[in-house]
RNA sequence: GGGUUCGUAGCUCAAUUUGGUAGAGCAGCACUCUCCAAAAGUGAAGGUUGCACGUUCGAGUCGUGCCGAACCCG
Numbered sequence: 001g002g003g004u005u006c007g008u009a010g011c012u013c014a015a016u017u018u019g020g021u022a023g024a025g026c027a028g029c030a031c032u033c034u035c036c037a038a039a040a041g042u043g044a045a046g047g048u049u050g051c052a053c054g055u056u057c058g059a060g061u062c063g064u065g066c067c068g069a070a071c072c073c074g
Stems, first nucleotide, its partner, number of pairs: 001073007010026004020057001029043004050066005
């Protein structure tokens, strides 16, 4: 230098097939329970979907460029 895959909540990952409300688990927070705590249960919150532009009525999803990571080729 070229190629493939990936980047989504604090962490681990879905949603891409078929463009149509951005979700789950864990962690953290509040509550119940308890003398207190742990465990268990309940609830709420938490997102510029790496960045920018484009296509579209509508983009996490499609296109282009860039940034970053892993692997492969030279």
Predicted 3D model of a 74-nucleotide RNA (transfer RNA) from Patescibacteria group bacterium UBA6816. It matches the Rfam family "tRNA". Rfam classes the family as a transfer RNA. Its family is annotated with triplet codon-amino acid adaptor activity in the Gene Ontology. Model confidence (mean pLDDT): 81 of 100.